[in-house]
């Protein structure tokens, strides 16, 4: 890493299904009897991702939000899988060392050179670098001298602090030092060539700039409407189409009635309220604007049946394509579908294991005893739990 | 079955990268004849558990555990 995860038999039960017999019948069916067949998992789990399916909605746009993140491929899709790349770690070889080479292994692996922010304590200094000790040196003073003190300058090699101190090693060089110079390595820019790409890399140029953190905000690229089978459809039964609260109007055209005060009907404009993609804005559209509808809330009634519901991105075998994930073709198979919820109990034999006893040993006897867990619309993954066994 | 949230002292909560805090309660002491109230001081924590990111995690991410909440249909 892959696979299995007790086996066989008897007996009594449970769920579903198939056909049969008997009794009753309002001809729909109900009840009873015996019989055949099927009946949990690798995770059925967590509900962490992705889908199918169903409903809402379908007039959109922007912002916000969420998720993913090297490259290529697989797939219905994925945060999964496969292959590759670069990086880290471990071991070996080589080198003064850094590094390089070989083998193994690991991972949430875009950007820190767009911007902002943070880096406590310690430390001289934590990102516009910096002078605490040390090293070197100039001047003055003291001292015979070595050297000491004061003032100033040079220096990042050495010490010390820290998780992290501004390229590394060696040689030269220097007052002491320093990429100051050189060699090798690292790094940066360009880049012939190879590769689908990530990337690798010949060569050329540059003494070296640009610390870390994005599981901090963020930037870039890509993707994303919401709810979930208690979705939803149909039938039946019952109740009180009940109570309370909430927001918004003006102008104007035409008609009818008229007691000339007004009432009512149909429109138009703008404004407001509210529903429609669930966070906001704009836009579109429907309804409404003085009590109907709408929204919120308090109540009332039913806890019945059928469908969705299991033939499917299904399982097994063989062949082909591909490094692989996987795909294609052919043949065979049918494998839970209940809804407070079945898949169980007991007995016998046996297998693996453990303990004790006998035996030199092979082996025999007795006893114990089987992990995690359990379908609830269905698939593909991930993660977590797991006695023991096989390869 | 499905969808959410929480876990910090005995209790109720704050803290959201840099030494874990508040109120109530508890203990000691002062005050009182004694108690209560009041004053002063103190103790008490695996920040649910494990792993990771980071120099550093209660805080960020992931997994696990425990607890709590919501939902059906009719008019």
């Nucleotide at each position: 890493g892959a696979c299995c995860g007790g086996a066989c038999g008897g007996u009594c039960g449970c769920u579903c299904u198939c056909a049969g017999c008997g009794u009753c019948u309002u001809c729909g069916g109900a009840c009873g009897c015996g019989g055949g067949g099927a009946g949990a998992g690798g995770a059925a789990a967590g509900u962490c991702c992705g889908a199918a399916c169903u409903c809402c909605g379908c007039a959109g746009a922007g912002c916000a939000g969420u998720g993913u993140g090297c490259c290529g491929g697989a797939u219905a899709a994925c945060g999964u899988c496969c292959g590759g790349g670069a990086a880290g770690c471990c071991g070996g070889g080589u080198u003064c060392a850094a590094g390089c080479c070989c083998g193994g292994u690991u991972g949430a692996c875009g950007g820190a050179a767009a911007g902002u922010g943070c880096c406590a304590c310690a430390g001289a200094a934590a990102a516009c670098a910096u002078a605490c000790c040390g090293c070197c040196u100039u001047g003055g003073c003291g001292g015979c001298a070595a050297c000491g003190c004061c003032a100033g300058g040079g220096u990042a090699a050495g010490g010390g602090u820290g998780a992290a101190a501004a390229g590394g090693u060696g040689c030269g060089g220097u007052a002491a030092g320093a990429g100051c110079g050189c060699a090798c390595c690292g790094c940066c820019g360009c880049g012939a060539c190879a590769g689908u790409a990530a990337u690798g890399c010949a060569g050329c140029g540059g003494g070296c700039a640009g610390g870390g953190c994005a599981a901090a905000c963020c930037c870039c690229a890509c993707a994303c409407g919401g709810a979930g089978c208690a979705a939803g459809a149909c039938c039946a039964a019952a109740u009180a189409g009940g109570g309370a609260g909430g927001a918004a109007g003006u102008c104007u055209g035409g008609g009818a009635u008229u007691u000339c005060g007004a009432u009512u009907c149909c429109g138009g404009a703008c404004a407001c309220g509210u529903g429609c993609c669930g966070g906001c804005u704009c836009g579109g559209u429907g309804c409404g604007u003085c009590a109907a509808a709408c929204c919120u809330u308090c109540g009332g009634g039913u806890a019945g049946g059928u469908c969705g519901c299991u033939a499917g991105a299904g399982c097994c075998g063989c062949g082909c394509a591909g490094u692989a994930a996987u795909g294609c073709g052919c043949g065979g198979c049918c494998c839970a579908g209940a809804g407070g919820a079945a898949u169980g109990g007991c007995c016998g034999u046996u297998c693996a294991g453990c303990g004790g006893g006998a035996g030199c040993a092979a082996u025999c006897c007795c006893g114990c005893g089987g992990a995690c867990a359990g379908a609830a619309u269905u698939c593909g993954g991930c993660u977590u739990a797991c006695a023991g066994g096989u390869c | 079955g499905g969808g959410c949230g929480c876990u910090u002292a005995a209790c109720u909560c704050a803290g959201c990268g840099g030494u874990a805090g508040a109120g109530u309660g508890c203990c000691a002491u002062c005050u009182u004849c004694a108690c209560a109230c009041g004053g002063u001081g103190g103790a008490a924590g695996u920040c649910a558990u494990a792993g990771g990111u980071u120099c550093g995690a209660a805080u960020c991410c992931u997994a696990u555990a425990g607890c709590g909440c919501c939902c059906a249909c009719c008019a």